[in-house]
Context: one part of a larger RNA
Molecule: large-subunit ribosomal RNA, domain IV
Organism: Acrochaetiales sp. 1Aus
RNA sequence: CUCUCUCUAAGGAACUCGGCAAAAUAACCCCGUAACUUCGGAAGAAGGGGUGCCCUUUGAAUAGGGUUGCAAUAACCAGGCCCAAGCGACUGUUUAUCAAAAACACAGGUCUCCGCUAAGUCGUAAGACAAUGUAUGGGGGCUGACGCCUGCCCAGUGCCGGAAGGUUAAAGAAGUUGGUUAACAUUAUUGUAAAGCUAACAACUGAAGCCCCGGUGAACGGCGGCCGUAACAAUAACGGUCCUAAGGUAGCGAAAUUCCUUGUCGGGUAAGUUCCGACCCGCACGAAAGGCGUAACGAUUUGGGCACUGUCUCAGAGAGAGACUCG
Numbered sequence: 001c002u003c004u005c006u007c008u009a010a011g012g013a014a015c016u017c018g019g020c021a022a023a024a025u026a027a028c029c030c031c032g033u034a035a036c037u038u039c040g041g042a043a044g045a046a047g048g049g050g051u052g053c054c055c056u057u058u059g060a061a062u063a064g065g066g067u068u069g070c071a072a073u074a075a076c077c078a079g080g081c082c083c084a085a086g087c088g089a090c091u092g093u094u095u096a097u098c099a100a101a102a103a104c105a106c107a108g109g110u111c112u113c114c115g116c117u118a119a120g121u122c123g124u125a126a127g128a129c130a131a132u133g134u135a136u137g138g139g140g141g142c143u144g145a146c147g148c149c150u151g152c153c154c155a156g157u158g159c160c161g162g163a164a165g166g167u168u169a170a171a172g173a174a175g176u177u178g179g180u181u182a183a184c185a186u187u188a189u190u191g192u193a194a195a196g197c198u199a200a201c202a203a204c205u206g207a208a209g210c211c212c213c214g215g216u217g218a219a220c221g222g223c224g225g226c227c228g229u230a231a232c233a234a235u236a237a238c239g240g241u242c243c244u245a246a247g248g249u250a251g252c253g254a255a256a257u258u259c260c261u262u263g264u265c266g267g268g269u270a271a272g273u274u275c276c277g278a279c280c281c282g283c284a285c286g287a288a289a290g291g292c293g294u295a296a297c298g299a300u301u302u303g304g305g306c307a308c309u310g311u312c313u314c315a316g317a318g319a320g321a322g323a324c325u326c327g
Stems, first nucleotide, its partner, number of pairs: 001322008010313002014311001019308001027051005036041001038145001052067005068072001080306007087298002092104002108143007120129003146293004151223003156220002158216005165211003171205002175201006183192003224242005251285001252282001263279005
């Protein structure tokens, strides 16, 4: 010097990204216990006091008296607590081996498909699961306890419904044209050419779909700009105009979202880019990719406080194991 421990004057987070680590708390009994709340909780809230042994008392508790020690749950073992905020309701699940979370799941909500030889899934098929179930059932999507709610837009895309018109396949097919050739004609080489067979074209008939007409947002999604105006100034309840399918409602808001930004004001500190409460000028919140609240819960994240401490001011001493020497 390294590791694992023990102790430390005075101070007590000044350390540090951050109280990381350590210290502190701790058992049992009694007293006592706030906001808030879904009335269950919160709660072991917080905060106090007691605890040995001997004698008497008692059925036992208990009560009274005595007594040792610095100290009596005398060793060991055994919650630190409080305040405020974000997120997720909760118990659970997860990256075996760098992530345990705010991610996943969840009960609950809602949409949609499916009438049973079900929909859906696997398989070429037979068949199997769904299910020895039957819509209070089964599959899929989204949301995610609970409370209050969930606004406007159907123009585009999707889905559902409609069937008048337009378009439209295979198939069928009137007909047309060509090849072949019985026959006929002929300058003896060719020409015309019925039926049949064959090849090509084809009027017309022809479903779903698409076009078309409606509906539908807890379907995919979307939810404006410019100018003027009030008796100081500023602002604009108000007006004009352009565009759109419709122009963001309630609630929330510098937010896990705010670039400018350490926004501005207030609180906390001697001093606060974080935090809390407001404001609203929302670069670029917003209503089941849910909005806003919310008791309880959390090895969650953020800020503050009490207690406590070698985290630090600033180091020191000690124990053991290494390191070093010999072997």